[in-house]
RNA sequence: AACUUAUCCAGAGCGGCUGAGGGACUGGCCCGUUGACGCCCAGCAACCUUCAAUGAAAAUUGAAAAGGUGCUAAUUCCUGCAUGGUUAAUCCAUGAUAGAUAAGUA
Numbered sequence: 001a002a003c004u005u006a007u008c009c010a011g012a013g014c015g016g017c018u019g020a021g022g023g024a025c026u027g028g029c030c031c032g033u034u035g036a037c038g039c040c041c042a043g044c045a046a047c048c049u050u051c052a053a054u055g056a057a058a059a060u061u062g063a064a065a066a067g068g069u070g071c072u073a074a075u076u077c078c079u080g081c082a083u084g085g086u087u088a089a090u091c092c093a094u095g096a097u098a099g100a101u102a103a104g105u106a
Stems, first nucleotide, its partner, number of pairs: 002105007013041001015040003021031003025080001027078002042072003047068002049064006076098001081095005
């Protein structure tokens, strides 16, 4: 890198270091020397995990946060393709695609 399943409108910093790009890609629109991105610390959450209850089982519900991850501008920032509705431009809804994360498979 590939495949499967689940989730993606909630939550989280007035800290330290560093110093120029960053928000995956497209087109937009934004963030950023009043210090972004990244790293550390801190925090959030509860996928794996642990405990309890119910259950034949699958699983469901509740609690926890030691461990493995993840996350901490904007809904995955919006968008791309299709269908339906609508307009003067446009806009709205749904579903795909793409992406991210977790757990698993070979």
SAM riboswitch aptamer (S box leader) from Haloplasma contractile, 106 nucleotides, folded computationally. Taxonomically the source falls in Haloplasma (Bacteria, Mycoplasmatota, Haloplasmatales, Haloplasmataceae). Its Rfam family is "SAM riboswitch aptamer (S box leader)". Its family is annotated with regulation of gene expression in the Gene Ontology. The prediction has a mean pLDDT of 84. The sequence was found by an Rfam model in a public genome assembly. The model forms 97% of the base pairs in the Rfam consensus.